[in-house]
Context: one part of a larger RNA
RNA sequence: GGAUGAACGCUGGCGGCGUGCCUAAUACAUGCAAGUCGAACGAAGAGAUAGCUUGCUAUCUCUUAGUGGCGAACGGGUGAGUAAUACAUAAACAAUCUGCCCAUACGACUGGGAUAACCGUUGGAAACGAUGGCUAAUACCGGAUAGGUGAGAGGGAGGCAUCUUCUUCUUAUUAAAGUUGGGACACAACGCGUGUGGAUGAGUUUAUGGCGCAUUAGCUAGUUGGCGGGGUAACGGCCCACCAAGGCGAUGAUGCGUAGCCGACCUGAGAGGGUGACCGGCCACACUGGGACUGAGACACGGCCCAGACUCCUACGGGAGGCAGCAGUAGGGAAUUUUCGGCAAUGGGGGAAACCCUGACCGAGCAACGCCGCGUGAGUGAUGAAGGCCUUCGGGUUGUAAAGCUCUGUUGUAAGGGAAGAACGGCGAUGAUAGGGAAUGAUCAUCGAGUGACGGUACCUUACCAGAAAGCCACGGCUAACUACGUGCCAGCAGCCGCGGUAAUACGUAGGUGGCAAGCGUUAUCC
Numbered sequence: 001g002g003a004u005g006a007a008c009g010c011u012g013g014c015g016g017c018g019u020g021c022c023u024a025a026u027a028c029a030u031g032c033a034a035g036u037c038g039a040a041c042g043a044a045g046a047g048a049u050a051g052c053u054u055g056c057u058a059u060c061u062c063u064u065a066g067u068g069g070c071g072a073a074c075g076g077g078u079g080a081g082u083a084a085u086a087c088a089u090a091a092a093c094a095a096u097c098u099g100c101c102c103a104u105a106c107g108a109c110u111g112g113g114a115u116a117a118c119c120g121u122u123g124g125a126a127a128c129g130a131u132g133g134c135u136a137a138u139a140c141c142g143g144a145u146a147g148g149u150g151a152g153a154g155g156g157a158g159g160c161a162u163c164u165u166c167u168u169c170u171u172a173u174u175a176a177a178g179u180u181g182g183g184a185c186a187c188a189a190c191g192c193g194u195g196u197g198g199a200u201g202a203g204u205u206u207a208u209g210g211c212g213c214a215u216u217a218g219c220u221a222g223u224u225g226g227c228g229g230g231g232u233a234a235c236g237g238c239c240c241a242c243c244a245a246g247g248c249g250a251u252g253a254u255g256c257g258u259a260g261c262c263g264a265c266c267u268g269a270g271a272g273g274g275u276g277a278c279c280g281g282c283c284a285c286a287c288u289g290g291g292a293c294u295g296a297g298a299c300a301c302g303g304c305c306c307a308g309a310c311u312c313c314u315a316c317g318g319g320a321g322g323c324a325g326c327a328g329u330a331g332g333g334a335a336u337u338u339u340c341g342g343c344a345a346u347g348g349g350g351g352a353a354a355c356c357c358u359g360a361c362c363g364a365g366c367a368a369c370g371c372c373g374c375g376u377g378a379g380u381g382a383u384g385a386a387g388g389c390c391u392u393c394g395g396g397u398u399g400u401a402a403a404g405c406u407c408u409g410u411u412g413u414a415a416g417g418g419a420a421g422a423a424c425g426g427c428g429a430u431g432a433u434a435g436g437g438a439a440u441g442a443u444c445a446u447c448g449a450g451u452g453a454c455g456g457u458a459c460c461u462u463a464c465c466a467g468a469a470a471g472c473c474a475c476g477g478c479u480a481a482c483u484a485c486g487u488g489c490c491a492g493c494a495g496c497c498g499c500g501g502u503a504a505u506a507c508g509u510a511g512g513u514g515g516c517a518a519g520c521g522u523u524a525u526c527c
Stems, first nucleotide, its partner, number of pairs: 001527004006523005013374006019367002021332001026330003030327003035070003040067002043064010077285003087209007096202002101198007109143004118133006147174012178190004211257003218248003223245004228240003260282004264275004287308005310321004338364001340363003346360001347358004377407004387398004411468001412464006427448007471516005476497003482511005492499002
């Protein structure tokens, strides 16, 4: 000199864009943060219309607890652990899986029994149950067939060692579901099943690389390898039985300490050094420890079970909870914000869609925390006014500075305009195209209505007034900038040298000057 997620002191006008618990991975009151689908299903309730026997039937609409489907494994947070089951780069899988999505081929046949909801009975303070009966499905279970898969036998092709691939026969095993629309067995849309391929995502393996201590020198029995098996999507001591005695290590094993890693960021001419906030990728974690279930995917932050600590409710028998989501509270600390608005946009989940949900996100609020921009007026004005300070008492300086005069109106204040842009998509109407016997439908084009949290915001226009807007640090040398008074080794200053003991340019104050400026200094850390 540069830099910072900074803090402290003094000061503080505005705007734009960013950033904001670095400490206690401490404990959490309250609200919200993951739902959706009635076009899968039975049922209940409400309303409307019609028929009328006046309380029944039929149809339609709306709402939903439950069964069922998809999602909840994403998105969001944190950095505790982890020195390698992590990360980065480059490879490999002839050792693997992949819901939704895309392409393609074929199919969707035939049966059955339950159960929740509901209605009873009943236990419990509650949380929550128990039992009897009724009912449905795209819920569940048989049979058929196809393709796939496994095993055995035969033949062909290829490679990279174990092998891979194609084909024939035998045998074993294994599928499916409907709903809506309309002019209703045909059609269309959304679904369903199997196979092949793709895409995406994931898993595993190998090599190399990035830290401190040798005042850590030996470590290791599932340890190292083999054979056989189990398990897994898959290889493998991953696990097991048996056999052998190996394996790692001064090119630093093992141990201890510290630490999430990277793209990047800061600095530097570079080499290098330091850091890992925000943003992006990966990993790990979700009160602490352990475990599995479901599922395409978890050993699952707002799922389950067990144990523990803590908190809460209790009728003492038993129960409930997990902010390292967004706000917010207490505590800790030098220190870090609102218990805000909206789904209008972007994105995500569900749905045929309308739409619903979304503390992701978009915005607003607070904070000079940072960067950038603007302003605090401009011109003119010498009797060089007054005042202040200094003085050799002549004057000098503050100083064109002020006043005065002439202007301007950035900002500000007030009023008016401005539903600007952000709006595309979706919906309705019309038309066209392909297919089809036609319709529902699909695609495209045109037109129309409507949709904004921010926000009466940005911006524009008009009016008004120089009116409302400058401080901080330094002035001995380094280092730009000097005098007076006070003090008298005192009070004090200080980054280093050092200054102060009666003429202090070094302390304190004043005037003046220098530097930076809505900031300026100090402290801390890095280069």

Predicted 3D model of a 527-nucleotide part of an RNA (small-subunit ribosomal RNA, 5' domain) from an Erysipelotrichaceae bacterium. Its Rfam family is "Bacterial small subunit ribosomal RNA". Taxonomically the source falls in Erysipelotrichaceae (Bacteria, Bacillota, Erysipelotrichia, Erysipelotrichales).